The RNA shown here (c-di-GMP-I-GGC riboswitch aptamer) has 81 nucleotides and comes from a Nitrospinota bacterium.
RNA sequence: CCCGAUAAAGGCAAACCCGUCGUGAGGCGGGGGCGCAAAGCUACGGGUCAGGUCAGCGACCUGACAGCCGGGCUGCCGGAG
Numbered sequence: 001c002c003c004g005a006u007a008a009a010g011g012c013a014a015a016c017c018c019g020u021c022g023u024g025a026g027g028c029g030g031g032g033g034c035g036c037a038a039a040g041c042u043a044c045g046g047g048u049c050a051g052g053u054c055a056g057c058g059a060c061c062u063g064a065c066a067g068c069c070g071g072g073c074u075g076c077c078g079g080a081g
C1' cells in the first nucleotide's frame, strides 16, 4: 500500500413520527434504527427526481439526490492473506 476479522475502540443513521425552511424534489433539528468499512467530504461523469420555458416530437434552463453507480480528496483498527 492492497485487503476487511464472530477482533477492539468508537462513528454514522434508513423507513416512519414531530417541528421547521422550500413552489417542489428535498434540506435542517429532535425522536427512531433498516443498515453501512468510509453511509466522512466532494455535484466531475452517468443516472433518477423536482420546478420552469418553448406551439411541439423533444430539447433547453435552474435546482435536488453522495444511503443509485463510478470518479476525486481525507480517515480508525490491524488478525489472516
Base pairs, nucleotide, nucleotide: 002081003078004077011036012035016031017030018029019028020027021026034067040073041072042071044070045069046068047065048064049063050062051061052060053059054058

Model confidence (mean pLDDT): 89 of 100.